Glycine riboswitch aptamer from Ferrimonas lipolytica, 100 nucleotides, folded computationally. Its mean pLDDT, the model's own confidence on a scale to 100, is 83. The sequence is in RNAcentral, with records from Rfam. Rfam family: Glycine riboswitch aptamer. Gene Ontology term of the family: glycine biosynthetic process. Lineage of the source: Bacteria > Pseudomonadati > Gammaproteobacteria > Alteromonadales > Ferrimonas.

C1' cells in the first nucleotide's frame, strides 16, 4: 500500500389513483388483478462417490444413482403496486477492522 463485512455518503428499477364498502383522509377491510431488486426457496453443466456393462485394463468408456454445485435465471413464501415518504439488489466515493 492492499484490505471481507460494518459505518457515512450518492446514484438506484418494476407492477391497479382497479372494483366495492367504509373514512375527515390515496383510512381501513374485501375482492380481483398485477412486480421482482429486501429477505427466503429451487436447479445446469461440470466435479465426486457408488453400482452395473465394455475393452484399448487406463487419472478409461457408457448408463443409472446419490452428493455437491451460481445468478440480475425460475418461484412468488414474504414483501412490494399513483404521486410523496419508506424500503430498495446492485454501484461509486469515503473512512477503516478483522485478515493476508
Nucleotide at each position: 500500500a492492499c484490505g471481507a463485512g460494518c459505518c457515512u455518503c450518492u446514484g438506484g428499477a418494476g407492477a391497479g389513483u382497479u372494483c366495492c364498502a367504509u373514512u375527515g383522509a390515496c383510512u381501513u377491510g374485501g375482492a380481483c388483478g398485477c412486480c421482482g431488486a429486501a429477505g427466503g426457496c429451487g436447479c445446469a453443466a461440470g466435479c465426486u462417490g457408488c453400482a452395473u456393462a465394455c475393452c484399448c485394463u487406463g487419472u478409461g468408456u457408457a448408463u443409472g444413482u446419490a452428493g455437491u454445485g451460481a445468478a440480475a435465471c425460475g418461484c412468488u413464501c414474504a414483501g412490494g403496486c399513483a404521486c410523496a415518504a419508506a424500503g430498495g439488489a446492485c454501484a461509486g466515493a469515503g473512512a477503516g477492522u478483522a485478515g493476508a